Model confidence (mean pLDDT): 80 of 100.
This is a predicted structure of an 89-nucleotide RNA (c-di-GMP-I riboswitch aptamer) from a Hyphomicrobiales bacterium.
Lineage of the source: Bacteria > Pseudomonadati > Pseudomonadota > Alphaproteobacteria > Hyphomicrobiales.
It was read from a public genome assembly, where an Rfam model found it.
């Protein structure tokens, strides 16, 4: 030097709830905060949940409007895929 393993310490992320901002909303951004996190980093490809204003698409209605889809969130719900800090015996 490099592989396995992996104790403690550094150091990292930030729930809720508050301010402010953007947004119809769900949420999200910035700053406080701090329930938790070894991928609580990163990405909606697959199931999940949210939301649904305006226009258009189906499907029912007499109409209001309602469902379903397209659309938008959630990576702090689950896979899958990507990528990585430090470190004793």
């Nucleotide at each position: 030097u490099c592989c396995c393993c992996g104790a403690a310490a550094a150091g990292g992320c930030a729930a809720a709830c508050c301010g402010u901002c953007g947004g119809a909303a769900a949420c999200g951004g910035c700053g406080g905060g701090a329930c938790g996190c070894a991928a609580a980093g990163c990405c909606a490809c697959c199931g999940g949940c949210c939301c649904a204003c305006c226009a258009g698409c189906g499907c029912g209605c007499a109409a209001a409007c309602g469902c379903g889809g397209c659309g938008g969130g959630c990576a702090g719900c689950g896979g899958a895929g990507c990528u990585g800090c430090c470190a004793a015996a």